[in-house]
Context: one part of a larger RNA
RNA sequence: GGACGAACGCUGGCGGCGUGCCUAACACAUGCAAGUCGAACGGAGAUACGCGCUGAAUGGAUGGAGCUUGCUUUUGAAAUUCUUGUGUAUCUUAGUGGCGGACGGGUGAGUAACGCGUGAGCAACCUGCCUUUCAGAGGGGGAUAACGUUUGGAAACGAACGCUAAUACCGCAUGAGACCACGGUACUGCAUAGUACAGUGGCCAAAGGAGCAAUCCGCUGAAAGAUGGGCUCGCGUCCGAUUAGAUAGUUGGCGGGGUAACGGCCCACCAAGUCGACGAUCGGUAGCCGGACUGAGAGGUUGAACGGCCACAUUGGGACUGAGACACGGCCCAGACUCCUACGGGAGGCAGCAGUGAGGGAUAUUGGUCAAUGGGGGAAACCCUGAACCAGCAACGCCGCGUGAGGGAAGACGGUUUUCGGAUUGUAAACCUCUGUCCUCUGUGAAGAUAAUGACGGUAGCAGAGGAGGAAGCUCCGGCUAACUACGUGCCAGCAGCCGCGGUAAUACGUAGGGAGCGAGCGUUGUCC
Numbered sequence: 001g002g003a004c005g006a007a008c009g010c011u012g013g014c015g016g017c018g019u020g021c022c023u024a025a026c027a028c029a030u031g032c033a034a035g036u037c038g039a040a041c042g043g044a045g046a047u048a049c050g051c052g053c054u055g056a057a058u059g060g061a062u063g064g065a066g067c068u069u070g071c072u073u074u075u076g077a078a079a080u081u082c083u084u085g086u087g088u089a090u091c092u093u094a095g096u097g098g099c100g101g102a103c104g105g106g107u108g109a110g111u112a113a114c115g116c117g118u119g120a121g122c123a124a125c126c127u128g129c130c131u132u133u134c135a136g137a138g139g140g141g142g143a144u145a146a147c148g149u150u151u152g153g154a155a156a157c158g159a160a161c162g163c164u165a166a167u168a169c170c171g172c173a174u175g176a177g178a179c180c181a182c183g184g185u186a187c188u189g190c191a192u193a194g195u196a197c198a199g200u201g202g203c204c205a206a207a208g209g210a211g212c213a214a215u216c217c218g219c220u221g222a223a224a225g226a227u228g229g230g231c232u233c234g235c236g237u238c239c240g241a242u243u244a245g246a247u248a249g250u251u252g253g254c255g256g257g258g259u260a261a262c263g264g265c266c267c268a269c270c271a272a273g274u275c276g277a278c279g280a281u282c283g284g285u286a287g288c289c290g291g292a293c294u295g296a297g298a299g300g301u302u303g304a305a306c307g308g309c310c311a312c313a314u315u316g317g318g319a320c321u322g323a324g325a326c327a328c329g330g331c332c333c334a335g336a337c338u339c340c341u342a343c344g345g346g347a348g349g350c351a352g353c354a355g356u357g358a359g360g361g362a363u364a365u366u367g368g369u370c371a372a373u374g375g376g377g378g379a380a381a382c383c384c385u386g387a388a389c390c391a392g393c394a395a396c397g398c399c400g401c402g403u404g405a406g407g408g409a410a411g412a413c414g415g416u417u418u419u420c421g422g423a424u425u426g427u428a429a430a431c432c433u434c435u436g437u438c439c440u441c442u443g444u445g446a447a448g449a450u451a452a453u454g455a456c457g458g459u460a461g462c463a464g465a466g467g468a469g470g471a472a473g474c475u476c477c478g479g480c481u482a483a484c485u486a487c488g489u490g491c492c493a494g495c496a497g498c499c500g501c502g503g504u505a506a507u508a509c510g511u512a513g514g515g516a517g518c519g520a521g522c523g524u525u526g527u528c529c
Stems, first nucleotide, its partner, number of pairs: 001529004006525005013401006019394002021359001026357003030354003035099003040096002043093009055082004063074005106312003115237008125229002130225007138172001140170002147162006179202004184197005208217003238284003245275003250272004255267003287309004291302004314335005337348004365391001367390003373387001374385004404434004414425004438470001439466006448456001473518005478499003484513005494501002
């Protein structure tokens, strides 16, 4: 000098774009962050309409009786409303079922490792949704939630019996170039072997929905692609030798189990190997990279934000489901902690977005919208989305703009200084003439959206009006290092990055005037080059 996710002191006008718990992977109140499909299914409920029945209310035709011939009493039809049942249509939805909750979002605790980077390999592998192609979907069965009844419990949540549906579940049929077994031919390679062709035997499938229909969306098997993953290997990847030996599933083999797949991954048996001064083992530290900072470069330092990979989700362990997890907002067990309890038993997991306490020198709103981009579900309408897009707070950073411009000497007043003549502040001010960036008010008003749909937002911009009005500080002035005098103090008070200042004329302390530098910032501290 440069840099920073900075902090502190003084100061602070505006805008754009970014960035913002580096500490306790500490504990968390509250709300939201993953749902969706009724065009898979049976119910339940609501509304409308139609039909029929029972009962009730209003109603009062008609008939009867009494007589005061227009009144009283009685009979009670049509019609209306409500209730119960049933059918149709529309809507809502707890449950069964499907797809998605393995993405997206967070954090860096662990990890010195095939974790990451880079380059290869799999003749040892998987891949839902998507694309292309081929072939198919025949005929049956038994349940079960919901629901009903009874019942246990404070609750969480159950239990028994009974009923019912499906794209839920299970046999049978058909079935191949898939799989298994058997043997054959040809070609090839990188060892096991691989590929192609035809043969025999065995084994294995399916589901419907919408629509008047056409058809569409699905379903099953197979082949290929794409995408995403899994595994293996070469090389690289911090410090310590005041860590020198380490290792029994250890190293290898045979056989088996397991896996999508190779493999001591696991197991039985057999052998005694394997690694190590080219640093094993142990200890410490650490997520890795693209990059970032610095530097002429070589190099050094670093891994915030953005992107890729990995690991983790209160701590430890485990599996289930599934194409995919050993699963942040799933399950089970154990531990710690918190909460509820009727003391028998239960509930929870912010390293998601906000927010709270604590820690700390220190880090923001319990905001808006799905308008755009993207994701999940759905045939669609649409629903969900704290992803995302925006807004709020903070000079935290970078960039831009402003705080006025021109004229104006009697060089005013005041201040400071003085050798008392003056010098300086200083064209600075006053005063005159202007301007309108920002600002205030009024009007208009986007792009972002393609037919519709705009949170941002009446925002940006544009037009008009107003008026110099509302907007400058901080550090330094002995040398390094740009910038000097006066007073106070008197080795005191103090300053200080280094050299060093201060003991009565201090350009070095404090104040004032003046000056220098930078400027909405300026200094200090910390860290790196």